The prediction has a mean pLDDT of 77. This is a predicted complex of two RNAs, RNase P RNA and transfer RNA, with 440 nucleotides together. Rfam match: Bacterial RNase P class A. Rfam links the family to the GO terms ribonuclease P activity, dimeric ribonuclease P complex and tRNA processing.

RNA sequence: AAAGUGGAUCAAGCAAUCGCUCUUUGCCUCAGGCGAAGGGAGGAAAGUCCGGACUCCGCAGGACAGGGCGGCCGCUAACGGCGGCCCCGAGUGAUCGGGGGAAAGUACCACAGAAAACAUACCGCCCGUCGCUAUCGCGAUGGGUAAGGUUGAAAAGGCGAGGUAAGAGCUCACCGGUCCAUCAGUGAUGGUGGACGCAUGGCAAACCCCGCCCGGAGCAAGGCCAAAUAGGAGGGUUGGGUGGUCCGCCCAUAGCCCUCGGGUAAGGUCGCUCGACCCUUUGAGUAAUCAUGGGGCCAGAUGAAUGAUUGCUGUGACUUUUUUUAGAAGUCACUACAGAAUCCGGCUUACCGAUCCACUUUAGUC
RNA sequence: CGGGCCGUAGCACAGCUUGGUAGUGCGCUUGAAUGGGGUUCAAGAGGUCGCGGGUUCAAAUCCCGCCGGCCCGA
Numbered sequence: 001a002a003a004g005u006g007g008a009u010c011a012a013g014c015a016a017u018c019g020c021u022c023u024u025u026g027c028c029u030c031a032g033g034c035g036a037a038g039g040g041a042g043g044a045a046a047g048u049c050c051g052g053a054c055u056c057c058g059c060a061g062g063a064c065a066g067g068g069c070g071g072c073c074g075c076u077a078a079c080g081g082c083g084g085c086c087c088c089g090a091g092u093g094a095u096c097g098g099g100g101g102a103a104a105g106u107a108c109c110a111c112a113g114a115a116a117a118c119a120u121a122c123c124g125c126c127c128g129u130c131g132c133u134a135u136c137g138c139g140a141u142g143g144g145u146a147a148g149g150u151u152g153a154a155a156a157g158g159c160g161a162g163g164u165a166a167g168a169g170c171u172c173a174c175c176g177g178u179c180c181a182u183c184a185g186u187g188a189u190g191g192u193g194g195a196c197g198c199a200u201g202g203c204a205a206a207c208c209c210c211g212c213c214c215g216g217a218g219c220a221a222g223g224c225c226a227a228a229u230a231g232g233a234g235g236g237u238u239g240g241g242u243g244g245u246c247c248g249c250c251c252a253u254a255g256c257c258c259u260c261g262g263g264u265a266a267g268g269u270c271g272c273u274c275g276a277c278c279c280u281u282u283g284a285g286u287a288a289u290c291a292u293g294g295g296g297c298c299a300g301a302u303g304a305a306u307g308a309u310u311g312c313u314g315u316g317a318c319u320u321u322u323u324u325u326a327g328a329a330g331u332c333a334c335u336a337c338a339g340a341a342u343c344c345g346g347c348u349u350a351c352c353g354a355u356c357c358a359c360u361u362u363a364g365u366c
Numbered sequence: 367c368g369g370g371c372c373g374u375a376g377c378a379c380a381g382c383u384u385g386g387u388a389g390u391g392c393g394c395u396u397g398a399a400u401g402g403g404g405u406u407c408a409a410g411a412g413g414u415c416g417c418g419g420g421u422u423c424a425a426a427u428c429c430c431g432c433c434g435g436c437c438c439g440a
Stems, first nucleotide, its partner, number of pairs: 001362010012313007020040009042337001046348002049346005054218004061247004066214005071085005086099005100209002105207002108202002122149002124145009157175002160172003176198001177196008222270004232260005238252004277296004282291003314334008367439007376392004386423001394410005416432005
């Protein structure tokens, strides 16, 4: 200097004037008005993919069905999240992607090929017999063979040597695999040693098996206030009890429940923002995080506020000048993705541009 | 806020459940037939299966994410 990999921050700031809205407070003619002080949209507020807090339902009791997750160990309120480690794969590498089980069972593997899973003999190799040949050899038949070749994504572990009629883990050494022992580790797993000719493939984002987890509904939840009338029609193994089925339990007893229909407000108010909150010192931990000390309060609207103008500063681009730069002056832009609606922790997606940190590879220089 | 369904030639739709390499009808083009059209007959063309990624030998089909459209309840 170039090419990459992983991560973090910002998303202009300050002031004034006017406008809108909220909190606190003072006054007044108190549905409201005027004044003072302070605050006012994001890293994703988005998608609604997950998990909760909170609220309501006496059963948040049991079982089945159903659903979610899946290497190990930790973090967390919890999670399908995060951190570290183990193994496999890709990459020169920094890094990235993946992860229970195929020996419990059932299913599938088109076409091609001899044969696609207790799966095979098409071409071939060897031996015996018969026939034909001058020989090489050819044909028929019986037996042996799966090493070589064909097909395919995949074909009875791989490579080398020996052995055999020809071959074959048939035998041996190495690699791979299974089992046992031992060492290291909390563990996944790894190292070492030994034994065994050893497993007849893939696929579970196929059904399934194993292990762990899961009440339901959701702020339009749920309370309080106001207002109003048509108690009218139909239904129910007596009915109901917040996903389905069964069991259990509880409530009501001629009531209760469900559906349709009519009326009132096209309502008001609470919930509504102090939080598993934010910043920071120290300590523990590889880290995610946890503990302690100090400091801070940072939207709460409801047809839906958070805006407009000006000036200065800052950042970027362009032009001019100057002494190459630095500097100075002028002009333009301040964007992209996009706007809270109960709140929080994550994931995913969209995105103009600026800056910073760490690491890898290549080339060159000292 | 909660739930369900769909996206495939120019158009309307099958195929997805159980993965084997994309179809039917209409329309379009050419030819035959007719004096000429229409009908009819024959042949043909036309497809990144909404977009991207993954599993697999192989994906319209199975899994994940995104975009767009429709429906139901509150």